[in-house]
RNA sequence: CGCUCAUCCAGAGCGGUGGAGGGACAGGCCCUGUGAAGCCGCGGCAACCGGCCCUCUUCGGGAACGGUGCCAAUGCCUGAUCGAUGAGUC
Numbered sequence: 001c002g003c004u005c006a007u008c009c010a011g012a013g014c015g016g017u018g019g020a021g022g023g024a025c026a027g028g029c030c031c032u033g034u035g036a037a038g039c040c041g042c043g044g045c046a047a048c049c050g051g052c053c054c055u056c057u058u059c060g061g062g063a064a065c066g067g068u069g070c071c072a073a074u075g076c077c078u079g080a081u082c083g084a085u086g087a088g089u090c
Stems, first nucleotide, its partner, number of pairs: 002089007013042005021031003025079004043071003048067003052062003075082001
């Protein structure tokens, strides 16, 4: 990268640096010098996977140690042979 499955109307910041963009794409509509993207520090949300505890025919429940992920707006709205995240497989 490709394929398969599941989920995407909940939730979650404050500094430093940086300087003009960003919200994948198109059309809208938004955010942004009252400081965008990116990078760094600390913090948080969540519970997909592993582990732990409870329950148990099956099912399910809990906390949150580890691996991700995420912390504007319903994946912002609409569209698409569209996108993202997790797990497995090649």
Model confidence (mean pLDDT): 87 of 100. SAM riboswitch aptamer (S box leader) from an Acidimicrobiia bacterium, 90 nucleotides, folded computationally. The model forms 97% of the base pairs in the Rfam consensus. The source organism's lineage runs through Bacteria, Bacillati, Actinomycetota and Acidimicrobiia.